[in-house]
RNA sequence: UUUAAUCUUCAGGGCAUGGUGAAAUUCCUGACCGGCGGUUGUAGCCCGCGAGUCUUAUAAAAAGACAGAUCUGGUUGAUUCCAGAGCCGAUGGUAAAGUCCAGAUGAAAGAAGAUGAAU
Numbered sequence: 001u002u003u004a005a006u007c008u009u010c011a012g013g014g015c016a017u018g019g020u021g022a023a024a025u026u027c028c029u030g031a032c033c034g035g036c037g038g039u040u041g042u043a044g045c046c047c048g049c050g051a052g053u054c055u056u057a058u059a060a061a062a063a064g065a066c067a068g069a070u071c072u073g074g075u076u077g078a079u080u081c082c083a084g085a086g087c088c089g090a091u092g093g094u095a096a097a098g099u100c101c102a103g104a105u106g107a108a109a110g111a112a113g114a115u116g117a118a119u
Base pairs, nucleotide, nucleotide: 001118002117003116005115006114007113008112009111010110018028019027031099032098033089034088035049036048037047038046044087045086052066053065054064055063056062070085071084072083073082074081091102092101093100
């Protein structure tokens, strides 16, 4: 310096205030939040990945399917910046939930490090 190996650690945030009601952080009002990699410079809504659900008789593995959102103007190397206006958010529970509780002291994209090996 490199990477075909092994191991370790880490790896998600958020309903203030007010209203209705017997009951709602679920409704109304309003508030708040944004995993990982990539992209000529910075991205929840450009591309992809992970997480979630379903199917393949069951479990594992694997495969398949389902599953979300951005425009305008400016600068420009930018759907990432600046200004403005918008939009989106698994399953189960419960007064209907992106934010509460549960699966989850889980899993994981991936990040960092150690060892080893080769040169």
The RNA shown here (FMN riboswitch aptamer (RFN element)) has 119 nucleotides. Its mean pLDDT, the model's own confidence on a scale to 100, is 77.